[in-house]
Context: one part of a larger RNA
RNA sequence: CUGGGCGUAAAGGGUCCGUAGGCGGUUCUUUAAGUUAGAUGUGAAAGCUUGAAGCUUAACUUCAAAAUUGCAUCUAAAACUGGAGAACUAGGUUCUUGGAGAGGUUGAUGGAAUUACCGGUGUAGCGGUGAAAUGCGUAGAUAUCGGUAGGAACACCAGUGGCGAAAGCGAUCAACUGGCCAAGUAACGACGCUGAGGGACGAAAGCGUGGGUAGCAAACAGGAUUAGAUACCCUGGUAGUCCACGCCCUAAACGAUGAAUACUAGAUGUAGGAUUUAAUUCUGUAUCGUAGCUAACGCAUUAAGUAUUCCCGCCUGGGGAGUACGGUCGCAAGGCUGAAACUC
Numbered sequence: 001c002u003g004g005g006c007g008u009a010a011a012g013g014g015u016c017c018g019u020a021g022g023c024g025g026u027u028c029u030u031u032a033a034g035u036u037a038g039a040u041g042u043g044a045a046a047g048c049u050u051g052a053a054g055c056u057u058a059a060c061u062u063c064a065a066a067a068u069u070g071c072a073u074c075u076a077a078a079a080c081u082g083g084a085g086a087a088c089u090a091g092g093u094u095c096u097u098g099g100a101g102a103g104g105u106u107g108a109u110g111g112a113a114u115u116a117c118c119g120g121u122g123u124a125g126c127g128g129u130g131a132a133a134u135g136c137g138u139a140g141a142u143a144u145c146g147g148u149a150g151g152a153a154c155a156c157c158a159g160u161g162g163c164g165a166a167a168g169c170g171a172u173c174a175a176c177u178g179g180c181c182a183a184g185u186a187a188c189g190a191c192g193c194u195g196a197g198g199g200a201c202g203a204a205a206g207c208g209u210g211g212g213u214a215g216c217a218a219a220c221a222g223g224a225u226u227a228g229a230u231a232c233c234c235u236g237g238u239a240g241u242c243c244a245c246g247c248c249c250u251a252a253a254c255g256a257u258g259a260a261u262a263c264u265a266g267a268u269g270u271a272g273g274a275u276u277u278a279a280u281u282c283u284g285u286a287u288c289g290u291a292g293c294u295a296a297c298g299c300a301u302u303a304a305g306u307a308u309u310c311c312c313g314c315c316u317g318g319g320g321a322g323u324a325c326g327g328u329c330g331c332a333a334g335g336c337u338g339a340a341a342c343u344c
Stems, first nucleotide, its partner, number of pairs: 004315003007297002012312001014201004021194003025088007033081002035077008049065006091191001092188003095184005103177007110154001115149007125136002162169002206247006215241002220236004258311001260309001261307003266288009292299002317344003326337004
């Protein structure tokens, strides 16, 4: 290389956009690069293979044929792929009219609750636990009523409901803004699919600068528990959690299931549209189930089925090891790339 695979055994890139490349709808004309057929030349000899012959046989040797599956040139064919030209509308895009939505960004506003402070009432406890203690409290706590401040998060609605490429998104209002769906079938006319490199986004934690800090809370301190207790439990508590800007770029980033297209019984719910309001139909989402697939579990029109479809990524025994070295990115932490010896 051929071949076999990637839900759970090793294996789908975290996600999207997109360059090169690969692949690509229907009809007609043409070309003849690929393709097919034939001819010619060449493809050294020896060897291999086949048939003869010669040494007494064999090995060996000689002769002939075949093979050398290739390359070049010429002639012919035109179905398929490619090139050129013309046309089409089923893919794709645009347009019109509607529609749903926690999609994104910015600003403003609101109520409940926690905490702190101020004032009133009130008096000896409160808090916490398995039980306690540390802690708070006669300098008046806890409880309760009124007020003020500040930060963070938005109960009910709420739903295997919705939106988003993924990460993710949930109080209300406004502004700006992206995508999606249905109907019409008006316009363009293959403009498509995938995508090595590349670019953008990317939870949490972490880092830098400046703010902010109510609650929670790594580290830390104390009290318990215990043989010990650098823990689990309790009382405190700093980074952090929040905001702005800039980095980091990793997750069980999971549906452990790459993207796209077509086809292949049904049943039941649910969300958004269309319609003659009766059933149907389109797009999502979920449960069950036929054929088929699967080692089994299970999957099953949202496939893990079918298509030798098409493009990309990845795997090749366990450990050593996602380590070492080198490169590259990063302020750092570290990320990406990524072995071998040895061993079972």